The RNA shown here (small-subunit ribosomal RNA) has 1388 nucleotides and comes from a metagenome.
RNA sequence: GAAUGAACGCUGGCGGCGUGCUUAACACAUGCAAGUCGAACGAGAAAUCAGUAGCUUGCUAUUGAGAGUAAAGUGGCGAACGGGUGAGUAACGCGUGGGUAAUCUACCCUUGAAUUUGGGAUAACAUCGCGAAGGCGGUGCUAAUACCGGAUGAGAUUUUGUGUACCUCGGUAUAUGAACUGAAAGGUGGCCUCUGAUUUAAGCUACUGUUUGAGGAUGAGCCCGCGUACCAUUAGCUAGUUGGUAAGGUAAAAGCUUACCAAGGCAACGAUGGUUAGCUGGUCUGAGAGGAUGAUCAGCCACACUGGAACUGACACACGGUCCAGACUCCUACGGGAGGCAGCAGUGAGGAAUUUUGCGCAAUGGGGUAACCCCUGACGCAGCAACGCCGCGUGAGUGAUGAAGGCUCUUGGGUCGUAAAACUCUGUCAAGUGGGAAGAAAUUAUAUAUGGUUAAUACCCAUAUGUAUUGACGGUACCGCUAAAGGAAGCACCGCUAACUCCGUGCCAGCAGCCGCGGUAAUACGGGGGGUGCAAGCGUUAUUCGGAAUUAUUGGGCGUAAAGAGCACGUAGGCGGUUUGUCAAGUCAGGUGUGAAAGCCCGGGGCUCAACCCCGGAAGAGCAUUUGAAACUGAUAGACUUGAGUAUGGUAGAGGAAAGUGGAAUUCCUGGUGUAGAGGUGAAAUUCGUAGAUAUCAGGAGGAACACCAGUGGCGAAGGCGACUUUCUGGACCAAUACUGACGCUGAGGUGCGAAGGCGUGGGUAGCAAACAGGAUUAGAUACCCUGGUAGUCCACGCAGUAAACGGUGAUCACUAGGUGUAGCGGGUAUUGACCCCUGCUGUGCCGAAGUUAACGCAUUAAGUGAUCCGCCUGGGGAGUACGGUCGCAAGAUUAAGACUCAAAGGAAUUGACGGGGGCCCGCACAAGCGGUGGAGCAUGUGGUUUAAUUCGACGCAACGCGAAGAACCUUACCUGGAUUUGACAUCUCUGGAAUUUCAUGGAGACAUGAAAGUGCCCUUCGGGGAACCGGAAGACAGGUGCUGCAUGGCUGUCGUCAGCUCGUGUCGUGAGAUGUUGGGUUAAGUCCCGCAACGAGCGCAACCCCUAUCUUUAGUUGCCAUCAAGUAAUGUUGGGAACUCUAGAGAUACUGCCCCGGUUAACGGGGAGGAAGGUGGGGAUGACGUCAAGUCCUCAUGGCCUUUAUGUCCAGGGCUACACACGUGCUACAAUGGUAUGUACAAAGGGUAGCGAGCUUGUGAAAGUGAGCCAAUCCCAAAAAGCAUAUCUCAGUUCGGAUUGGAGUCUGCAACUCGACUCCAUUAAGUUGGAAUCGCUAGUAAUCGCAGAUCAGCAUGCUGCGGUGAAUACGUUCCCGGGCCUUGUCC
Repeated sequence: GAAUGAACGCUGGCGGCGUGCUUAACACAUGCAAGUCGAACGAGAAAUCAGUAGCUUGCUAUUGAGAGUAAAGUGGCGAACGGGUGAGUAACGCGUGGGUAAUCUACCCUUGAAUUUGGGAUAACAUCGCGAAGGCGGUGCUAAUACCGGAUGAGAUUUUGUGUACCUCGGUAUAUGAACUGAAAGGUGGCCUCUGAUUUAAGCUACUGUUUGAGGAUGAGCCCGCGUACCAUUAGCUAGUUGGUAAGGUAAAAGCUUACCAAGGCAACGAUGGUUAGCUGGUCUGAGAGGAUGAUCAGCCACACUGGAACUGACACACGGUCCAGACUCCUACGGGAGGCAGCAGUGAGGAAUUUUGCGCAAUGGGGUAACCCCUGACGCAGCAACGCCGCGUGAGUGAUGAAGGCUCUUGGGUCGUAAAACUCUGUCAAGUGGGAAGAAAUUAUAUAUGGUUAAUACCCAUAUGUAUUGACGGUACCGCUAAAGGAAGCACCGCUAACUCCGUGCCAGCAGCCGCGGUAAUACGGGGGGUGCAAGCGUUAUUCGGAAUUAUUGGGCGUAAAGAGCACGUAGGCGGUUUGUCAAGUCAGGUGUGAAAGCCCGGGGCUCAACCCCGGAAGAGCAUUUGAAACUGAUAGACUUGAGUAUGGUAGAGGAAAGUGGAAUUCCUGGUGUAGAGGUGAAAUUCGUAGAUAUCAGGAGGAACACCAGUGGCGAAGGCGACUUUCUGGACCAAUACUGACGCUGAGGUGCGAAGGCGUGGGUAGCAAACAGGAUUAGAUACCCUGGUAGUCCACGCAGUAAACGGUGAUCACUAGGUGUAGCGGGUAUUGACCCCUGCUGUGCCGAAGUUAACGCAUUAAGUGAUCCGCCUGGGGAGUACGGUCGCAAGAUUAAGACUCAAAGGAAUUGACGGGGGCCCGCACAAGCGGUGGAGCAUGUGGUUUAAUUCGACGCAACGCGAAGAACCUUACCUGGAUUUGACAUCUCUGGAAUUUCAUGGAGACAUGAAAGUGCCCUUCGGGGAACCGGAAGACAGGUGCUGCAUGGCUGUCGUCAGCUCGUGUCGUGAGAUGUUGGGUUAAGUCCCGCAACGAGCGCAACCCCUAUCUUUAGUUGCCAUCAAGUAAUGUUGGGAACUCUAGAGAUACUGCCCCGGUUAACGGGGAGGAAGGUGGGGAUGACGUCAAGUCCUCAUGGCCUUUAUGUCCAGGGCUACACACGUGCUACAAUGGUAUGUACAAAGGGUAGCGAGCUUGUGAAAGUGAGCCAAUCCCAAAAAGCAUAUCUCAGUUCGGAUUGGAGUCUGCAACUCGACUCCAUUAAGUUGGAAUCGCUAGUAAUCGCAGAUCAGCAUGCUGCGGUGAAUACGUUCCCGGGCCUUGUCC
């Protein structure tokens, strides 16, 4: 996707045609479903009506009609059809094709003959009984087409004789004899010619029935070939079984049955057993081949409550018959009886689920009948059900203010949407009303005509014509009219997949076919809007086929994904070399028969179309039969030699079996020497040893294994085989000739061999060594290591039968480039000979072309191309397991599932990442050094705790002196309390007032109330208008340091200033991808060179930029002062100078440029010269592609959410400063390389007007007072400090150290209580160099010393800068950490 006898959910207007218990072959109330014939027969009512009689006027009797009717009976035919169901059946049941020479066939058709003569009963009925009932019995009467005799009779039957023709086995046809058996039934109508006559009758005639033959048609029985589900975890089955003879039996062959005889029959081409199942035409699906299925319709079979049996009959072992038994139900008077819906309706039950107790025989068909007719739940119709298929409708046209409304929104709009409304039309369906078919033709009756029969113009039959008669459906189909857009649309879906958004929800609720969706922006959940698909339906579920080449015939595989048996021999089977003839089984071609109808297909036709129906045609595998062909396969008769084999001569070999022999080594024993250890390990211990070990020498014993040779060498089928000798024995190879003549290949079952380990019996036991013991290791250590040690390992005889039994590659044959080794045996050339060289066969390796493969790889030893045969596979797990069978002493082996569960498991390769993998390289990474942290006190940050609040963020490196370049108020976001609501801030509207300033009162303040002063700027037509500011009013709105950094922008950190990250084109690969970018060198560098299927390019590296180091030049003020002059106590102080320093502009310089050596004539490296500087001179800025959902919504911006008399705003106070504790970062120290005191020298870079502030005065001091100068190369901050010099301290908790605390002050500021800094006096704590651990640094660096700045009223041990002094060490890359490149393994 298609389909369904479907069911369920939501929905539902009409019609046509179909279909409707798939489950309980469960049980059934009620009604109906098989009768009919009076022209076979006997008998024969009643109600009612009419008449008559009696009379008691409403009763009795009787006659006629009803009526020879109803009902019952005898008899005939039918009831074996039609209808239902699918339980059973794996079968000659079904399908298909044959056979019957082994058979039957009522009714029907054609045809021959006959239909004669007798007899005795019996039901009905009557009567008498029995029984509850069903029903039954006795006696008596009667008929027949009921029953029974006799006659006749054939081409009938049976037996038997003689012939003929044909033939498929006994047969068929026919001629001729003999013998036996053996029939019948009448009825109805008509007539009177012959007989008889009162009539019946007899007779004749027509029709019909009956009997007996023959033929046909139809139907049935039996037999056979082929086909027909699954299981081998069913392998043997069979006693009437298989056959024969005889008898019986049947319509008929036959062990169908019986007796006797024989011992057969079936089976791996699947017997027997088990499970399931009605079979088929067909149906569904599929391109087909197939697969699934067997409702409706049609053919066959089987069954009729369950089991069994026969009777009747042409046919039954019988659905609505009988008998017996059983179960069940019902009735009963308890003695006994009745029943069979798997017929049509219907009921209960079961179930997800399946209809009316309808109408009619009008049609079609069936039974009976001479016929009319009767019967018919077959059938025709109607009813119910969207169960299916088909058709129709639910309106059409116009209509933009793109209405209202909904949804959405970037607020402009968009969309539902010409959709609606409105206007103009139409009238299908439904409704009402009126008309109104076809299906009906027969039959029959009657009339007429003709013909036939006949003696007949009767009767009867046939034909034709006319008339009459028959409709369940149904007043239905159909048609007309009326009115009216009026009554008629839903369902599913919208990630994949046609169709998208909003809201809600927040891993919840839920969805789900698979993947999966949902954890606060869900196109996947629920709802709305919109859309898509289908449409009176739409979805879901179930099932089948398809896609699925996913059982592969068409059309797959097995080295590594599942899959080659461990190996061989060999049976059946399958397959098989060259050639000739014959046959014709297969094969091919043609013909014939069959292949039911329906269905499918094609062409017509009928319902308005279609579905549906009708007609015609075509097609059809197969089977059977027949005619032919002879290439191939086969069969048969010959021939051949190339496949295969045999013979001859050689060759190599750990091929196998047995017997014997040998030396080295281990161990043990004995003896000698000798003394304290030995042994063992990463280190040890257990162990051995003073009872003499280990070591060493000599001798002896015993068992096992065979060093070197030894080799991707050899042999073997595989397992496997290794000292030497002998015996026996298998196979292979080479060479040359001869012989046999396809003898071959494979091989289900079967048989044999089959490592190690294991088992049994008996030996043997040196070493080794499961189990076991001990010692170690370890968190543990039932292990790895060590010391011991038993089975076992060895031999003999058996069992077992498995291995990663691997080349993970079945066997055989043929073909398809090469190169190079190696082992064995040959040939050629040449040589004295041995090599070398060329070449053939066999084995064994490596590399490689075509080809192949998913790739890896394989590649004449195929995994290539073909052929033959065998084995095996079909998602993972469960499981090579359970059960069963077989084998085994056991262990176990072999064969071998299911339930259940998962959505994967797996292969090869790719890119990364990872590895206590490898290689190369780098980095203060280690190492070598210097100084720290970790211990103390304090500062500061964080955690924790506390709190009304201790606002928030940051958390490995890459949070923690971080945001914060500075929290007393403010800041401030937090807490408490007090206020406020268009608001502290922005824009718009209206209105009033300039703004503004001052004062008073209340209050903590915000704020509230009141009073006073004040009237500005611009334009002007003088009315006013405008701008700014303030107050008031209303609403739009403001506001939010509220949430989400996992919705975001921007910015930042980190790997990392690491050398990488990519692209275009080309090439390679099925592809992911690779190449380039790898390789050889080199570099700080993917820096450069060389090579290369790559060639180029981009972002990074480097360079360009800034500072610094040297020089030149230009310019000299506020900077400088060599020379000249002046002045001073002294000072560039002054004149002057432009040299120097310096300032700040422009330039120069360094490039491996030069030389030597090395290196590939390279890049580059090492050394040197020159130079201020030498190999990127030193520093800075500069941060590739990306990673970490890294950080930040509290800088800013911003989506969404939340809040709006509060999460906004204002104010006061408090908090962010708390403190058992823990951590990070720092400062100061612990002292003598030091402290203290005094004196004294040398910077750089900065800052300064709300400022820096000299000097002077006061104060011990912090500071205060006053105040010159300076908007700065001019003045100030400003003292640089370490250093140097001198003095002192003398190793102490100190003259070290300065915390803490008390007191007194200074400064800033509205305000130093919580909570500032500084000063002085006093106090003098811990601390004596810091455990594990850990950090920084490679040169002007570390270390050490001070100075300045930002923030800032004030507050610096922090941060950012500046200079002074100024080291040590680097052998080196084994290790730790991080990183780069290449490579390798990987289940990530």

It matches the Rfam family "Bacterial small subunit ribosomal RNA".
The coordinates come from a structure-prediction model, not an experiment, and the mean pLDDT is 83.